[in-house]
RNA sequence: GGCCUCAUCGUCUAGUGGUUAGGACGCCAGAUUCUCAAUCUGGUAACAUGGGUUCGACUCCCAUUGGGGCUG
Numbered sequence: 001g002g003c004c005u006c007a008u009c010g011u012c013u014a015g016u017g018g019u020u021a022g023g024a025c026g027c028c029a030g031a032u033u034c035u036c037a038a039u040c041u042g043g044u045a046a047c048a049u050g051g052g053u054u055c056g057a058c059u060c061c062c063a064u065u066g067g068g069g070c071u072g
Stems, first nucleotide, its partner, number of pairs: 001071007010025004018055001026044006048064005
């Protein structure tokens, strides 16, 4: 240099073009407890960036940035 692949809450992860982007851990509040832990309930918080296609894009296409892999 060429090719392939990945990028979603703080972390891990699901989401085959259409309802409010779901779950686990974490964090916050409450219940329980003499207190803490554990347990239960509720809440918090996300689509890498810029374009394009489409009535409609996390999803399809292109470019960029970053990570990983194969290869001259």
Model confidence (mean pLDDT): 81 of 100. Transfer RNA from a Patescibacteria group bacterium, 72 nucleotides, folded computationally. Rfam family: tRNA. Gene Ontology term of the family: triplet codon-amino acid adaptor activity. It was read from a public genome assembly. NCBI's taxonomy places the organism under Bacteria, Bacteria candidate phyla.